[in-house]
A computed fold for a 711-nucleotide part of an RNA from a Nanobdellota archaeon, annotated as large-subunit ribosomal RNA, domain II. The source organism's lineage runs through Archaea, Nanobdellati and Nanobdellota. It matches the Rfam family "Archaeal large subunit ribosomal RNA". Gene Ontology terms of the family: structural constituent of ribosome and ribosome. RNAcentral holds the full RNA, with entries from ENA.
Context: one part of a larger RNA
Order: sequence, then structure tokens, then C1' cells
RNA sequence: GCCAGGGAGUUUAUCUGAGUGGCAAGGGUAAUCUGCAGAAGAGAACCCGAAGGGAAACCAAAAGCCCGCAAGCAAUGAGGGGCGUGGUAUGAAAAUGCCAUCAGUCACUUGGAUAUGACCCGAAGCCGGGCGAUCUAAUCCAGGGUAAGGUGAAGUCCGGGUAAUACCGGGUGGAGGCCUGAAGAGGUUCUACGUGCAAGUGUUCUUCUAACUUUGGACUAGGGGUGAAAAGCCAAUCGAGUCCGGUGAUAGCUGGUUCCAGCCCAAGUUGGCCGCAGUCAAGCCUCGGCUGAGACAGUCAUAGCGGUAGAGACACGGAUUGAAGGUUUAAGGCCCGAAAGGGCUUGGUCUUCUGUCCAACUCCGAAUGUUGUGACGUCGCAGAAGCCGGGAGACGGCGGCUCGCCGUAAGGGUGAGUCGCGAAAGGGGAACAACCCAGACCAUAGUUAAGGUCCCAAAAUGUCGAUUAAGUGUGAACGGGUGAAGAUUGUUUGCAGCCCAAGACAGCGAGGAGGUUGGCUUAGAAGCAGCCACCCUUUAAAAAGUGCGUAACAGCUUACUUGUCAAGGUUGCAAGCGUCUAAAAUGGACGGGGCUAAAUCGAUUACCGAUACUAUGGGCCAUCUAAAAGAUGUGCGAUAGGCUGGCGUUCUGGCAGGCAAGAAACGCGUUCGAGAGGAUGCGUGGACCUGCCGGAAAUGAGAAUCCUGGU
Repeated sequence: GCCAGGGAGUUUAUCUGAGUGGCAAGGGUAAUCUGCAGAAGAGAACCCGAAGGGAAACCAAAAGCCCGCAAGCAAUGAGGGGCGUGGUAUGAAAAUGCCAUCAGUCACUUGGAUAUGACCCGAAGCCGGGCGAUCUAAUCCAGGGUAAGGUGAAGUCCGGGUAAUACCGGGUGGAGGCCUGAAGAGGUUCUACGUGCAAGUGUUCUUCUAACUUUGGACUAGGGGUGAAAAGCCAAUCGAGUCCGGUGAUAGCUGGUUCCAGCCCAAGUUGGCCGCAGUCAAGCCUCGGCUGAGACAGUCAUAGCGGUAGAGACACGGAUUGAAGGUUUAAGGCCCGAAAGGGCUUGGUCUUCUGUCCAACUCCGAAUGUUGUGACGUCGCAGAAGCCGGGAGACGGCGGCUCGCCGUAAGGGUGAGUCGCGAAAGGGGAACAACCCAGACCAUAGUUAAGGUCCCAAAAUGUCGAUUAAGUGUGAACGGGUGAAGAUUGUUUGCAGCCCAAGACAGCGAGGAGGUUGGCUUAGAAGCAGCCACCCUUUAAAAAGUGCGUAACAGCUUACUUGUCAAGGUUGCAAGCGUCUAAAAUGGACGGGGCUAAAUCGAUUACCGAUACUAUGGGCCAUCUAAAAGAUGUGCGAUAGGCUGGCGUUCUGGCAGGCAAGAAACGCGUUCGAGAGGAUGCGUGGACCUGCCGGAAAUGAGAAUCCUGGU
């Protein structure tokens, strides 16, 4: 891991609903007693109800009128509603609060609450009483042990030495938390081992006459001991031992919680809480009752509400470009003038024109929205809306789009609206909760949606027109990623200007001169360092010179003119599709193959394509109906959850049965039912078993690191 068996909402009490039943202004007994003894009878003590109001003293409830559902021809009208009336408290009163025109109680079943272990398993812990110092820590008592070797302190002897000491040398001697090192003790390093030889071993290392080591005995005990102190050790257990008990501690936390089906179907919001993993109230779901006629998602009309998007700027507040003109304070600067004063400029201010903005600006101002009314529509006496009551779950949300705020940003945070996922399957998007299509009762057939139609792979190698040459592309978007500003004589299209058969543009042929080397400057300056000027003449045309070049000249060339040729040329702007810009780590992704269309743009016709839609048949639910048949229904996806109906297991009462001519159980089939399941045949088996109507439950297994066993 698998298999078998076991394995989780129970008990009692009280309260509060619902169902069924008994009795009813009453209902019921409890203990106990009798008893042929779980029967039945007795037993009002007591409990609930029949009156309330008030803190209390205390006081203490009789009527009627109107509306009106079901029903009914109508009058009427149980129940229901309103007004009124009454009781009491408070108040001087007015008045206000509660109550009254009456139904309870007991039993059984069941939903829920509270207490109880309270659906099951699970702590770390807290407390009490015992047991532990055979491990280990300290201490005490009586004992044991430490091979061998080295070093050679004091003292002392002899010799030297001194006046005498001191001192020196040689012996002797045998000190030391001395040295090497075995036993012993320890546990440093390293690798091996690492279900081992071992809950640490091996190797290496430290120490080895001492604060050494060791045997036996004794003693200290759990908030206590002991500790050369590590919160170490106190029996493989220590920041408080272990065993048993309190004990089923508690767990707002994790996990698990066992048969089927039918109907409906949530919330992750608001407020409170030492509240933020929880819970209470409201909102949201479900079920029942009461009541009795309107209700409302939609569309249109009509009357209102409003200040957003947009827009605007001599309509305000604020910000703000440029220009013109006027004016000036004893403004700044400059200039002219003897001064007075004048001029220019910058600034201020005013006027005019012009240009640009705002969440906290508005002269304006939509769409959507929202309120009332009416009509249509939909739902509704088969009971809507509303009200009351029983039961919940939930109170971690998340995503797309539109609109805000924070943030450089984020698969970011935080809001509002809406639609989704959550709790939604199916088709598409290669794959992919929330993107597109579309809301699955079952079966069969057909038609479409989104998206597609070369092959993988269902359907067009469809048709018409254009673009692209970059494999651009073959991508609706999001994550996976994408490609920007800018550049472009790539190419296509459009618009505008200019030149052009009186010959354009490009190429080629020819000319491109003279005064003059213009003047100045300069060593020189001659078209071409620089400064000034930039004329005239001959001409078809030719600059006091466009660029090279020379020291300066020279030389080449250009403008300009003409010949030749022959038809378009040139400039600018805009747009489409491309190109460059363009860098990431294994080789790589349009889903792939591949494609020059099987790419892109526009138009068009077919086809494919889903649980959508249609058709046919069937099932279920709700309503009408006693039921059936029939009809009606935008009915039948669904988590938490509510409500309802069933299947099966064990025991049991009653009735009825089966079985050696073979019970139960098991195996393999057949068959019925929507299903839980039922029936039956054969085989195995060898002695019990069941149907129906009831009753009672230790009543259903796949999960709990579940328990026990097997494998």
C1' cells in the first nucleotide's frame, strides 16, 4: 500500500415550535399504596390554564357601531380589520403605556435551544498521591589500583675556595597538580560504518602520583535534590522525573462523519464585541401559517430631479502664451539737453486682439440614471405583495468590463456599478475557475451560435477586387508576452505647386569671354587668406565668381548658354502595407506540419460546428382533480443549507408462511425498478429462514498520518 472486521448527532431534564391523539373552562397526576405485579385501580400534595395593571400599598375588565374574505340570488356574513368602551399605573388635567371582548392541558413522535463528555479522534499543559540516586551529580564510611623508562629540587659528603662565611666542582640524594608511556581514565580529529559490532562503534588524540582512578556500602527527591554552572544530571525521560488518579481537562484549531431520490437555493455585506481563524443582531436561503388584491424585473408616453462626460474662458475663482496701442509714480537703465524737458528700453497699469488649462472653476451641458402618473406587458384568488412563526448556512472571497483613489509598477492595494466564477457542465480560445458562445430531466433525429473549412482534424486548396516579398504574417484579448520614440529615394494610392513638342529632366558634344591681376591689404593676394565694393562691355551665354587647386600664377570644375536626343520631369504634403531601430543565457515554436497564400484589407456564396434551438417519444414536479385520465407551466445545472418521500440492516408484537424433494450464506447468471434495492435460475453449502401490518434501534463506511488482524 491493499484486503477483512470495527469506527462518529446519543442519553436524561427543562424550555420553545410542529404533527397526531385524549379530555376541555378545565387538563394532568408525583412519590406512595393496592394489585392475578410493566396491566388496572387508588392517590389533588402539586403543576399549567381560567385577569390584569402597578416598584409597592392597592385596585381590578360585560356593549355597541362600521367595513368586510370564504359562502350566498340577496339580506347577511364565523374568522379578520377599524372605531368605540372597559381595567390598571402615571398625571392637576390633556393624555400615554400595558391589558380585556376568553382555550387550554396531558401523552406520543419530531425540529431547535440550554445543562450533561453531548457527533468522533487529537494537545502542549494544571493539580493530587505514590515510586525512583542499580544510570548519573555531590558528600560520607571501608577497601582496591597506577608496567617500564627519563629528568635529577632541597638536604648531605668530599674537594677547591675565604680571615671566616659566601661561592664553585664532583658524588650522594630522590623532590615535582615534572616528562615519555602500558593498564586505567577521557572523548580531540578524521574518514568508514550509519535497520551498525555499537540508540554511537572504529581510527587518531589527551591524561596517567593526582583537584587521579575504582569496588562495595550509605545519604540528599520533584518547584525538590545535586551541580569546578552546560538550565547539566536525577534509570536511553528534564527550562521541572516517572506512575496512577482528577480525566472523556479544555481546544474560537486540524482531520473525519457511513443508503437513495424529489423541490427550492445562499453568503463572503452592515453594526457590536481584547473583535479580526470566532461570535451576536440585521441583510441574503428555506419551510409553515395568517391575511385577501394587487404586485413588478420590462417597453412606451408624460411631468419632474440632477451638474457627471463633453465643452467654455470679457460668465465667476484660479492658472496662463504672444502681439498692438494708450498711459505713467519722485520705478530701474541708457541717450540728448545748461536747465525745463524730451527720446529709447524694461517694468506697472488700462484697452483691444490672440493662444492654452482646472477634482476642490461653471455662462452651458448630454447619454445612462432616478421619482411620480398613465398605457401596454409579465405575474397573481390555483393566493401575488404584506405580516407572523420554525430551521439554517454565511459573516476569508475572487475575476472581466466601466468609472474613481494610492502606487514607478505588479497576477499590486482600496472603492462604486454591472456581469460572471464561487455553487456551471457543454462548444470555442492548442492546453487554461471566471474571455467568447451557451444555462445540461432522458433518448433519437435535424438546424444553428461562438469559432472555423490545405493536412493532423468535421467543413471551400470557394468566388470577386486590391495590398505585402518582409516567412511580414498565418495571434480577438488577458497570463503565456508585445514591439516604442525615431528613421526610410522599399512599394502602392491620393492631393497640390512648378517645368515641358516654342523640346522639359538626366546624359553626351560645344561655349563659359573682355575692361581686370577691381580697390584695399599683403612678401605675394591674379574669381577662390581677409576687408570694401560688386560696375561696365561683347554676347546665345558666361559671377569682380560654386567647389577643388597654386608660394602667387597656372590648371580642373560649377553657375549660365547652346547643340543633340526625345516624353514626361521635378518638388512638397498625406495615407496603406512593409524595412531599420530589435540584445539572454540546452535547440524551439504560427498548437505542429507547412503556407507566397493556407498572409492582410474589402465584398460575397456555401458548408462544418454545442447538452443552445426545433421535432418526436418518455420520466418527474407544481396546479386544477378524491384518484386516474387530461390540461396548463420562461417548470426540472447546483456547493453550504432548508423542506419532503423512500430503500436496506438487527431485534420484537400480531397475522401468514417456507425448508433435508435442501434454510441462511457465498459464487456465476437472468430479470424488474429512476435509484437506494427487489425477484429468480444453477452451483457450493448442510440448518435454519422469511412476507405483510406495526413497534424499538449500539441501523448503512472509502478516506479520520483512524483501530485490530491478515498479506